[in-house]
Context: one part of a larger RNA
Molecule: large-subunit ribosomal RNA, domain IV
Organism: Pseudomonadota bacterium
RNA sequence: CCCUCGUUAAGGAACUAGGCAAGCUGACCCCGUACCUUCGGAACAAGGGGGACCUUCGGGCGUGAACGUGCCCGCCACGGGAGCGCCCAAAGGUGGCACAGAAUCGGCCCAAGCGACUGUUUACCAAAAACACAGGUCUCUGCCAAGGCGAAAGCCGACGUAUAGGGGCCGACACCUGCCCAGUGCCGGAAGGUUAAGAGGAGGGGUGCAAGCCCUCAAUCGAAGCCCCGGUGAACGGCGGCCGUAACUAUAACGGUCCUAAGGUAGCGAAAUUCCUUGUCGGGUAAGUUCCGACCCGCACGAAAGGUGUAACGACUUGGGCGCUGUCUCAACGAGGGACCCG
Numbered sequence: 001c002c003c004u005c006g007u008u009a010a011g012g013a014a015c016u017a018g019g020c021a022a023g024c025u026g027a028c029c030c031c032g033u034a035c036c037u038u039c040g041g042a043a044c045a046a047g048g049g050g051g052a053c054c055u056u057c058g059g060g061c062g063u064g065a066a067c068g069u070g071c072c073c074g075c076c077a078c079g080g081g082a083g084c085g086c087c088c089a090a091a092g093g094u095g096g097c098a099c100a101g102a103a104u105c106g107g108c109c110c111a112a113g114c115g116a117c118u119g120u121u122u123a124c125c126a127a128a129a130a131c132a133c134a135g136g137u138c139u140c141u142g143c144c145a146a147g148g149c150g151a152a153a154g155c156c157g158a159c160g161u162a163u164a165g166g167g168g169c170c171g172a173c174a175c176c177u178g179c180c181c182a183g184u185g186c187c188g189g190a191a192g193g194u195u196a197a198g199a200g201g202a203g204g205g206g207u208g209c210a211a212g213c214c215c216u217c218a219a220u221c222g223a224a225g226c227c228c229c230g231g232u233g234a235a236c237g238g239c240g241g242c243c244g245u246a247a248c249u250a251u252a253a254c255g256g257u258c259c260u261a262a263g264g265u266a267g268c269g270a271a272a273u274u275c276c277u278u279g280u281c282g283g284g285u286a287a288g289u290u291c292c293g294a295c296c297c298g299c300a301c302g303a304a305a306g307g308u309g310u311a312a313c314g315a316c317u318u319g320g321g322c323g324c325u326g327u328c329u330c331a332a333c334g335a336g337g338g339a340c341c342c343g
Stems, first nucleotide, its partner, number of pairs: 001338008010329002014327001019324001028050004036041001038172001052094005058088006067079004071074001095099001107322007114314002119131002135170007147156003173309004178239003183236002185232005192227003198221002203216005240258005267301001268298001279295005
């Protein structure tokens, strides 16, 4: 010096990216417990108190002797309560530094984000706000189902039958989920246009004396599809610009104009989203790029790639506080094992 431990004056997070680590707390009994809430919870909330042993008194539970009474007399029934055992409470007393005497054995509170929850996951750097989940919705599927595996036979689906099965998205619950169908997709339609093989053969050509054989070929008739006509957003997706205007100023309820399929509703908003930005104001601190509450100029939120809330839950993330501490001011001593020396 390293590892693993123990103790520490005064201070007590000043350490640090961050209380990381370590401490504090700790089981049981009694008292007592707020906001909020889906009335279940939150709750071991928080915060207090108790404890060993001896004596006495009281109480509870168990067991149940002597004795008494009765009779269809039995090691019977009823009464009876001594003694013994265990437990509880109170009072007085005793000993120790310490009485849950060792070991096992929650630190707590406030606020916010995300995810409802218990679960699942990158076997060996990620356990999470990711996945799943009950539940919502769209869509396919009438049964030899749709869908899937397989050249096939066959099998799964299912010995099920639309309250069933497959697929997509969202993800408890509460309140909700706006506008656009122009493009793309899907669904419906079939009059017209286009369109393959095929049908059809006008016409042309080769050859032959010819019958014929061969080549080529225009009209016309030919499906689905596409064009076309509609529908459809919890389908893929999208949801504007410029100029002016009110009797201080500022702002613009209002007007004009251009463009679009339609120009972002509710709600939320410097946000896990805000570039400018440490925005501005308020709170908390002596001092706060973080945090909380507001404002709204949303670079570039927004409604099932859901929007906004939400009790409970979380080895999640963020900010604050109490307690407590060698994290620190600032280090010291001790123990065991290494390092070092001999072998």